[in-house]
RNA sequence: CGAUCCUCUGCGGGAGAGCCGGCUAUUUCGGCGCCGAAGGAGCAACCGCCCCGGGAAUCUCUCAGGCACCCGUACCGCAGAGGUGAG
Numbered sequence: 001c002g003a004u005c006c007u008c009u010g011c012g013g014g015a016g017a018g019c020c021g022g023c024u025a026u027u028u029c030g031g032c033g034c035c036g037a038a039g040g041a042g043c044a045a046c047c048g049c050c051c052c053g054g055g056a057a058u059c060u061c062u063c064a065g066g067c068a069c070c071c072g073u074a075c076c077g078c079a080g081a082g083g084u085g086a087g
Stems, first nucleotide, its partner, number of pairs: 001087001005083009018032005033067003039063001040061003046054003
């Protein structure tokens, strides 16, 4: 000088899921139903010191969250900062 990896921030992209009723309307509330991409939980292969422990997710569960719009969201791209530091 600096690949790679991780975290944070900013910008852009970015879903899903309903009906009925009350209420003057937006909202909100209730009943049943539904969604999964905040978060959370569970497990396979595999590994180990093989009792047992470790062990991923976009899979599964829906505890939470959500189901007008908006916001937000996992994930993807770019940029910046910090850490790591192959070469």
About this RNA:
Glycine riboswitch aptamer from an uncultured Acidimicrobiia bacterium, 87 nucleotides, folded computationally. The coordinates come from a structure-prediction model, not an experiment, and the mean pLDDT is 78. The sequence was found by an Rfam model in a public genome assembly.